[in-house]
This is a predicted structure of a 65-nucleotide RNA (Fluoride riboswitch aptamer (crcB RNA motif)) from a Candidatus Bipolaricaulota bacterium. The model forms 100% of the base pairs in the Rfam consensus. The source organism's lineage runs through Bacteria, Bacteria candidate phyla and Candidatus Bipolaricaulota. Rfam family: Fluoride riboswitch aptamer (crcB RNA motif). Rfam 15.1 lists 2,293 matches to the family in 1,982 species. The prediction has a mean pLDDT of 76. The sequence was found by an Rfam model in a public genome assembly.
RNA sequence: CCCGGCGUAGGCGAUGAGGCCCGCCUUGAACCGCUGCAACCGCAGCUGAUGGCUUCUACCCCUGA
Numbered sequence: 001c002c003c004g005g006c007g008u009a010g011g012c013g014a015u016g017a018g019g020c021c022c023g024c025c026u027u028g029a030a031c032c033g034c035u036g037c038a039a040c041c042g043c044a045g046c047u048g049a050u051g052g053c054u055u056c057u058a059c060c061c062c063u064g065a
Base pairs, nucleotide, nucleotide: 009026010025011024012023013022016056017055018054019053020052021051033046034045035044036043037042
């Protein structure tokens, strides 16, 4: 590297990925952030790459070279 055999649930938790942990759902499901304008629609504005911990990446702020 190739071939064969055996074993093996899946999805989701407001922006990406890995590891660990937690929770939810079984497809008519779980899930799809917040604030203001009276509610829906619509408009305007705000926080966070986590469900939690941690690492990486991206973004933002400050300082140094």